Predicted 3D model of a 72-nucleotide RNA (transfer RNA) from a Candidatus Nanoarchaeia archaeon. It matches the Rfam family "tRNA". By type it is a transfer RNA. Rfam links the family to the GO term triplet codon-amino acid adaptor activity. The coordinates come from a structure-prediction model, not an experiment, and the mean pLDDT is 82. The source organism's lineage runs through Archaea, Nanobdellati, Nanobdellota and Candidatus Nanoarchaeia.
[in-house]
RNA sequence: CCCUGCGUAGCUUAAUGGUAAAGCUCUCGGCUGUAGCCCGAGCGAUCGUCGGUUCGAAUCCGGCCGCAGGGA
Numbered sequence: 001c002c003c004u005g006c007g008u009a010g011c012u013u014a015a016u017g018g019u020a021a022a023g024c025u026c027u028c029g030g031c032u033g034u035a036g037c038c039c040g041a042g043c044g045a046u047c048g049u050c051g052g053u054u055c056g057a058a059u060c061c062g063g064c065c066g067c068a069g070g071g072a
Stems, first nucleotide, its partner, number of pairs: 001071007010024004018055001026042005048064005
């Protein structure tokens, strides 16, 4: 320098163009002598960033940034 893949909540991952979901973590409550387990509820992501396409974009296209792999 070139090619490919990935980037979503504190962490691990979903979501075939139509109001972003779940598990763990955290907070509160129930249970318990206390804690844990278990049960219930809640907080939390303008989807890496900037543009484009579209009535509508996490999703499609392009630039940039970051990570991983391959090639020269």

RNAcentral holds the sequence, with entries from ENA.